[in-house]
RNA sequence: ACACCAUCCAGAGCGGCUGAGAGACCUGGCUCGUUGACGCCGCAGCAACCACCCCCGUCAUUGGGGGCCGGUGCUACCGCCAGGACCGAUGGAGA
Numbered sequence: 001a002c003a004c005c006a007u008c009c010a011g012a013g014c015g016g017c018u019g020a021g022a023g024a025c026c027u028g029g030c031u032c033g034u035u036g037a038c039g040c041c042g043c044a045g046c047a048a049c050c051a052c053c054c055c056c057g058u059c060a061u062u063g064g065g066g067g068c069c070g071g072u073g074c075u076a077c078c079g080c081c082a083g084g085a086c087c088g089a090u091g092g093a094g095a
Base pairs, nucleotide, nucleotide: 002094004092005091006090007089008088013043014042015041016040017039021032022031023030025084026083027082028081029080044075045074046073049071050070052067053066054065055064056063079087
């Protein structure tokens, strides 16, 4: 990089570094930003996709509920909004 499945109106911020744009892309809007945004790092947290543990159920598999120190992810605004397009992002499993 490729094709498949699921999810994307809930939830969760402080510190340090940096320094001008940022909210994926196009058009239009709206918003954040030198009172330091975006990004990176650290810590903290949220959540429960995967793993693991417990309970219920089943002949068994599938399934339901709870926990969660692990692997990811996420922590302004509904994926910021509307329209668009070979849309995008994240997870899982695959080759």